The RNA shown here (c-di-GMP-I riboswitch aptamer) has 79 nucleotides and comes from a Deltaproteobacteria bacterium. Of the family's consensus pairs, 95% are formed in the model. Model confidence (mean pLDDT): 80 of 100. It was read from a public genome assembly, where an Rfam model found it.

RNA sequence: AAAAAAUACCGCCAAACCUGUCGCGAGGCAGGGACGGAAAGCUGCGGGUCUCCAUGGGGGAGAUAGUCGGGUUGCCUUG
Numbered sequence: 001a002a003a004a005a006a007u008a009c010c011g012c013c014a015a016a017c018c019u020g021u022c023g024c025g026a027g028g029c030a031g032g033g034a035c036g037g038a039a040a041g042c043u044g045c046g047g048g049u050c051u052c053c054a055u056g057g058g059g060g061a062g063a064u065a066g067u068c069g070g071g072u073u074g075c076c077u078u079g
Base pairs, nucleotide, nucleotide: 012037013036017032018031019030020029021028022027035066041072042071043070045069046068047067048064049063050062051061052060053059
């Protein structure tokens, strides 16, 4: 120095729900709000789930990163 793990400090993020707004929709954004999180930072690459269109079959387009993995970039203390 790197990796892994634990502890502490100052901090960080923000589920459900509510309000407004965008969208056919899943859902997104902003504000409020905290269930939780040690990558709950980023990334639709692989699975899963969900939405729309079509369908006799074969499909197409989207959403979800807090569904599971992968990739990638990081912060603090101790040993």